[in-house]
Context: one part of a larger RNA
RNA sequence: CUGGGCGUAAAGCGCGUGUAGGCGGACUUGCAAGUCAGGGGUGAAAUCCCGGGGCUCAACCUCGGAACUGCCUUUGAAACUGCAAGUCUUGAGUUCGGUAGAGGAUAGUGGAAUUCUUAGUGUAGAGGUGAAAUUCGUAGAUAUUAAGAGGAACACCAGUGGCGAAGGCGACUAUCUGGGCCGAUACUGACGCUGAGACGCGAAAGCGUGGGGAGCGAGCGGGAUUAGAUACCCCGGUAGUCCACGCCGUAAACGAUGAGUGUUAGUUGUUGGGGCUUUGGCCUCGGUGACACAGUUAACGCGUUAAACACUCCGCCUGGGGAGUACGGUCGCAAGAUUAAAACUC
Numbered sequence: 001c002u003g004g005g006c007g008u009a010a011a012g013c014g015c016g017u018g019u020a021g022g023c024g025g026a027c028u029u030g031c032a033a034g035u036c037a038g039g040g041g042u043g044a045a046a047u048c049c050c051g052g053g054g055c056u057c058a059a060c061c062u063c064g065g066a067a068c069u070g071c072c073u074u075u076g077a078a079a080c081u082g083c084a085a086g087u088c089u090u091g092a093g094u095u096c097g098g099u100a101g102a103g104g105a106u107a108g109u110g111g112a113a114u115u116c117u118u119a120g121u122g123u124a125g126a127g128g129u130g131a132a133a134u135u136c137g138u139a140g141a142u143a144u145u146a147a148g149a150g151g152a153a154c155a156c157c158a159g160u161g162g163c164g165a166a167g168g169c170g171a172c173u174a175u176c177u178g179g180g181c182c183g184a185u186a187c188u189g190a191c192g193c194u195g196a197g198a199c200g201c202g203a204a205a206g207c208g209u210g211g212g213g214a215g216c217g218a219g220c221g222g223g224a225u226u227a228g229a230u231a232c233c234c235c236g237g238u239a240g241u242c243c244a245c246g247c248c249g250u251a252a253a254c255g256a257u258g259a260g261u262g263u264u265a266g267u268u269g270u271u272g273g274g275g276c277u278u279u280g281g282c283c284u285c286g287g288u289g290a291c292a293c294a295g296u297u298a299a300c301g302c303g304u305u306a307a308a309c310a311c312u313c314c315g316c317c318u319g320g321g322g323a324g325u326a327c328g329g330u331c332g333c334a335a336g337a338u339u340a341a342a343a344c345u346c
Base pairs, nucleotide, nucleotide: 004317005316006315007300008299012314014201015200016199017198021194022193023192025088026087027086028085029084030083031082033081034080035077036076037075038074039073040072041071042070049065050064051063052062053061054060091191092188093187094186095184096183097182098181099180103177104176105175106174107173108172109171110154115149116148117147118146119145120144121143125136126135162169163168206247207246208245209244210243211242215241216240220236221235222234223233258313259312260311261310262309263308266291267290268289269288270287271286272285273284274283275282276281295302296301319346320345321344328339329338330337331336
């Protein structure tokens, strides 16, 4: 490189927007670049192949043929690709009317609970555990009542429920704002799909500056346990967790399953619309689950939400270790991220 692959064996970029490129709906006409057919020229010799001949055979040498799958030119064809012109509506989009939703951002509001403070009642314990101790408490704790402060999270509703491209999103109200779905058919007329680079978003932890700090709580201190106990259990408790702005750019970022389109038995639950209805249901479009036929798979399993049958485009894999490491480059304040080998060894 080819062949073969990528749910679990190596392998789908964490996710999107989109440039180049690749691929691309129906009809008509023209051109003839690709394509196809015929003719001509050329494609040195040797080699290769076929048939003869010569060295006693063979290698080798030699004669003839074929071939040289190519290029150039000319005459034609017009199905397909392409180019040009025109048309169409099924793909795509716009419009109108509805509709569900923890989709996003900002501001404000609320109640329960924990902690703390003050005051009242009240007295000797409380707390914690397998059992204890460290700890708190006669300077009045724990318990209980009232008032206040402050921060964080939003019980029930809650559901293989919903929304979002993914990460993710859950009290309530207002404002701003993105997307989806359904119905109607009025409009544009292929405007589409994918997408190397590029750009943007991207949990948690971490970093910078400034705030905030109730609870929880790495590291740390102490008490236990234990042979030891740098742990599990207990008492404390700093960063952090929270907010604003900026960085980091990684996760078992998982459905371990790239995106788009078409085709292919059914049963059942649920969710958002629409239509019919005898209110029993039935039909239809979009999502989300459980089974299961054909098919597929090494098996497990998947099975109209495919891992089935096909097409288009991108990414990725090529024995284990060394190693997602070294060196170099790029990015970063750093931590580090990304790109990414070899020797050697089995």
This is a predicted structure of a 346-nucleotide part of an RNA (small-subunit ribosomal RNA, central domain) from an uncultured organism. RNAcentral holds the full RNA, with entries from ENA, Greengenes and SILVA. The prediction has a mean pLDDT of 89.